[in-house]
This record gives sequence, structure tokens and C1' cells, in this order.
RNA sequence: GGAGUGGUUCGGAUGGUCGCGGUGUUUGCAUUUAUGCAGGCAUCGAGGAAAGUCCGGGCUGCACUGGGCAGGAUGCCGGAUAACGUCCGGCGGGGGCGACCUCGGGAAAGUGCCACAGAGAGUAGACCGCCCUGCAUUGAUGCAGGGUAAGGGUGAAAGGGUGCGGUAAGAGCGCACCGCUUUGUCCGGUAACGGACGAGGGCAUGGUAAACCCCAUCCGCAGCAAGGCCAAAUAGGGAAGCAAUAGGCGUGGCCCGCGCUGCUUCCGGGUAGGCUGCUAGAGUGUGUCGGCAACGGCACACCCAGAUGAAUGAUCAUCGAAGGCUUCGGCUGGAACAGAACCCGGCUUACAGGACCGCUCCGCUA
RNA sequence: GGCAGGGUGGCUCAGUGGUACGGCGGAGGACUGCAAAUCCUUUAUUCGCGAGUUCGAUUCUCGCCCCUGCCU
Repeated sequence: GGAGUGGUUCGGAUGGUCGCGGUGUUUGCAUUUAUGCAGGCAUCGAGGAAAGUCCGGGCUGCACUGGGCAGGAUGCCGGAUAACGUCCGGCGGGGGCGACCUCGGGAAAGUGCCACAGAGAGUAGACCGCCCUGCAUUGAUGCAGGGUAAGGGUGAAAGGGUGCGGUAAGAGCGCACCGCUUUGUCCGGUAACGGACGAGGGCAUGGUAAACCCCAUCCGCAGCAAGGCCAAAUAGGGAAGCAAUAGGCGUGGCCCGCGCUGCUUCCGGGUAGGCUGCUAGAGUGUGUCGGCAACGGCACACCCAGAUGAAUGAUCAUCGAAGGCUUCGGCUGGAACAGAACCCGGCUUACAGGACCGCUCCGCUA
Repeated sequence: GGCAGGGUGGCUCAGUGGUACGGCGGAGGACUGCAAAUCCUUUAUUCGCGAGUUCGAUUCUCGCCCCUGCCU
């Protein structure tokens, strides 16, 4: 200098004026005497994803007297955590020269499926080829019977590989090496697993579990439109149907069980909202200690939106990227994705333009 | 704000591991004096988009996009 790889972080800046929402305080007016309206002052006012609502937790209500059957999620090992499908550190397979990336229970418990092509698709399989025997005529060739998985061909996939022996031709048929598998001992590691040595097996065991399933672990259901308080209303009426010890409703999906009770549909009539939950929290920042890390402990400092037809904006000045114009002096232009709604931890997705750090490979120079 | 369901030719729908079945519609032909109806032939499907699992994905898994419904 070039190429690459893994991460961290910012998300227009400063000031003035006006406006909007919240809170505190104060003044005036009104009164129902602690509220409303108007004004002044002080202070706060979107995000890294507030998004998708895909996981997990808090919180709240219901059910918790149980039983049975279903259902869902996760999946190498260890750790972190309130919890997780998240994160961290390892192990093993695959890819890359490398930094690094990516995948992860069980297919010798069982069942299913493997289209087309192909002879054969799972207790293998003779289409071509090779070989033997018999017959037709002696050769070639043809027919019949048999042997054969070394070669060809089909397919995503055809039941270890190389070599030697062996054979009519062949074949783990036999042997050597490599691979696979079962088992034993020892060593290292918390473990997944790794290493060493020995013994057995000619190889049985194709793929698929994001097919059913098996094993292990976990899971009550619903969601702030949850729930609580105050107030109004749910009055009364008409018609049709069903049932009367059955039906309906509730109890998480079903059954048993338990509790409540007539139920459903149509016509027509009436209706009004307000307060709370609500934001001080698994909170944020800095320092330090423990840990490889995720993370945790301690100390100090800070308070950082709570709207409800729903605020968070407009404008001016200075500085500002891309782009456009240019008489090269400058002028113009004005910044992506997106916007809280009970709160947190993650994941995923969108994102203009920057800033910074670690590491790898190649080339050159000293 | 929360919770459910869906997306297949122009329209409407079936199919749930093996290049997608019908109906309506469009085009051409037959029948007819000309039409309608009827009959025959034909047309058009990136199965909303992108990854993954699989030999193979409309179907299974994950992530996005869009539409519809319910709860005050």
C1' cells in the first nucleotide's frame, strides 16, 4: 500500500424567539373549600430500533379439591440470568491459505415415505456385459438352464476403499493396509470430548425425525381494552323455537368431577362517562473488586415522557454531507430508518452519513 | 394498544412433500339465415416475498410484506 474479517459507538451541533403536553410553585377570578379556568415563574419532554408482536419475565385477574387424556416448546457440554428459543466459554462435524464463519439429541425401539428414471430403492438387484453346461451344424452365431455385483448404464441415493491371492468368470471368498463398528484398560478434562494400548466382528448399520415417534427438561389460562373505585343505565314489552331431572353456562383444550341456572334467536326501546392502574425501576452513569467472558458484588452521583381524537413543533442566526448550477470567485441545497401508550430482558427486521478498535493474508521498503 | 384468521391464472376455489383440479372469463372453430344456448379445441398459475430443511417445497421451519375480523 492492497484485499479481507470480527466488533464498539454517534444518529445533525450551538444559541435566540414563539407554540404544545406534564409536574411543582405563585397570582387573579369562580365557587361546591379543594377543585375548575386564566396568567406568571421554574423544570422535564421519543428511539437505537419507540417497529414486527417472534420468545421470556414482572404486574393484574380467573382457576388452584383432584384424576386421566391430549397439546406446546426446547435439545452437544458447562456456565450467566428473574427467565428465555437469549448471551458467554468450550467440544465435535463442515467451509476458508488465514483472521473467522456455520451447523448440533436419537435412524442397530417401531411405523411411514424415497416421485420420474432404472433390471433392482432396502431381508437388494441379472438390462448390457463376463463365465460355465446342454442343444442346433465344426467356427462365428442363436436358443435353453445356471453362475457372477469386477466393468457399463439409471438415479439425489445401488449395501466400505486400494492391492495381492484366488476362480470357469467373479465375489471380504481369503490375506495385508486404510476406514467402520463393538468392547476393555489407562491418561487428561467438572463435562461434551480428546489421546494411548489391547481384544472381537468381514462390515451387519442407505437417507429422512423443520414425517409420526422415542428419550430428557420445561410449560395453568388470559392479557392494562388485564384489573380496581365512583356514577348513569341494564326498566318494561312483543314474537318464535328448544328443554324440563335433562339441557345450558362457568371452571385452561377435552372427559370425569365440582359450582350456578331455564336457555337461544328475532323485533322494538334506552345508554355517559370519569378517576385509578401510570411510571423510582431486574433504573442510568462513573469508579473499583471478582470472573477468560456473559455477568455479579460494593461505593458515589443522578431522576430521565406519561399523552388519551392523543404533546414532543415552527422559525431565525452561525457551522454543516450528497446532489445541482457556475463567468471556477462562488451560489443553491438542506440530511437515513422511523416515531412512546403498563414496564423490563432478548431476538428479528429497517437505516443517509460518519468516528474508533482488534485480528488475518498478500506485496514493497529498512 | 392487544389477540386471531388468511394470501393459489383476470374472478372464484380444490390440492398439504413429486411442475396444480374444476367453474366463470378470454381466443379460435362447429352448429345457425344471423345470434343466444350447446359442443370441441386452446389460453394463462415466479402458488405474496426472501432464506433454510429435503434428492425434490404450493405444502414443513424461520424472517419479512399485505389483507380481513374480534376485544373498550
This is a predicted complex of two RNAs, RNase P RNA and transfer RNA, with 438 nucleotides together. It holds a member of the Rfam family "Bacterial RNase P class A". Rfam classes the family as a ribozyme. Its mean pLDDT, the model's own confidence on a scale to 100, is 75.